This is a predicted structure of a 72-nucleotide RNA (transfer RNA) from a bacterium. The prediction has a mean pLDDT of 80. It matches the Rfam family "tRNA". The family's RNA type in Rfam is transfer RNA. About the family: Transfer RNA (tRNA) molecules are approximately 80 nucleotides in length. It was read from a public genome assembly.
RNA sequence: GCCGGGGUAGCUCAGUGGUAGAGCAAUGGAUUGAAAAUCCAUGUGUCGGCAGUUCAAUCCUGCCCCCCGGCA
Numbered sequence: 001g002c003c004g005g006g007g008u009a010g011c012u013c014a015g016u017g018g019u020a021g022a023g024c025a026a027u028g029g030a031u032u033g034a035a036a037a038u039c040c041a042u043g044u045g046u047c048g049g050c051a052g053u054u055c056a057a058u059c060c061u062g063c064c065c066c067c068c069g070g071c072a
Base pairs, nucleotide, nucleotide: 001071002070003069004068005067006066007065010024011023012022013021018055026042027041028040029039030038048064049063050062051061052060
C1' cells in the first nucleotide's frame, strides 16, 4: 500500500431503517449476630468522528480516526 472483520453502558456482547437492550459489575433494600450466597429495585449511553440519503439512521452511502487478521 491492497483486501476482509470490528468500534454500542464500567466489562463482554445483542440489536441491520421507527428513536437502544441482555449478562456480569455497581448502587440501594430484604435476609444474617456479622459476612458470603440468594431475592427485590435502579440504565448511568452525543451507538468512534464529520457529511450525505430518508418523514425517520446504531442500521444505508462517502471520507477520516482507532483495533484485529490476511496479502505484498